SAM riboswitch aptamer (S box leader) from a Bacillota bacterium, 118 nucleotides, folded computationally. Taxonomically the source falls in Bacillota (Bacteria, Bacillati).

[in-house]
């Protein structure tokens, strides 16, 4: 990089540094010299990888799978704002009167992060 599969409305930020951009994209919003971003170091979240329990499936056993529950050394991962929000389609209420706007729901899309293959 590409595939597959799971997950994205919970939670958890001090100090230094550096000094203009930065929230992936396009509009929108918003964060930012009262210092963002990035980097580094501490501490924190959560529980993908792990490990222990139940409890139920399968199997002659060994294994193995699914729930649930509980840990937290390691490997990432994350510590602004739902993935900050929409984007594409569809349905529905309202406005309105065939063009559309607005909100809401489902679904897709792109995107992140894991684990596995190639």
């Nucleotide at each position: 990089u590409u595939c597959u599969u799971a997950u994205c409305a919970a939670g958890a930020g001090a100090g230094g540094u550096u000094g203009a951009g930065g929230g992936a994209u396009u509009g929108g919003c918003c964060c930012a010299a009262a210092g963002a971003c990035g980097c580094c170091u501490c501490a924190g979240c959560a529980a993908c990888c792990u490990u222990c329990a139940a409890u139920g499936g399968u199997u002659u056993u060994a294994u193995u799978c699914a729930u649930u529950g509980a840990a937290a050394a390691g490997g990432u991962g994350c510590u602004a704002a739902g993935u900050c929000c929409a984007g594409c389609a569809a349905g529905u209420u309202a406005u309105g009167g065939u063009g559309a706007u607005a909100a809401c729901u489902u679904g897709g899309g792109a995107g992140a992060u894991a684990a596995g293959a190639a």

The prediction has a mean pLDDT of 81. Rfam family: SAM riboswitch aptamer (S box leader). Gene Ontology term of the family: regulation of gene expression.